Molecule: transfer RNA
Organism: Gemmataceae bacterium
RNA sequence: ACGCAGGUAGCUCAAACGGCAGAGCGACUGAUUCGUGGUCAGACGGUUGCGGGUUCGAUUCCCGUCCUGCGUA
Repeated sequence: ACGCAGGUAGCUCAAACGGCAGAGCGACUGAUUCGUGGUCAGACGGUUGCGGGUUCGAUUCCCGUCCUGCGUA
C1' cells in the first nucleotide's frame, strides 16, 4: 500500500428482509434475610465509531474517513 472481518448500553454480544434498538452480566432501587450472599421484582442506561448520500423510513444499502484484528506484498 492492498484485501478481508469487526466497531451497537459500563462489559460480552444479538437485532435477517430496510419498518418500535434488545438479551445476559454488572451497577442502582425495592422485597426476602439479624446481616451478607442467593433468589424475586422494578426502573435507569444508546448520537448503532465519525461525516455525508439514497429512502416515507437506515444498525441494515452506497461513498468517504478513523480505530482494532487477520492476511498478501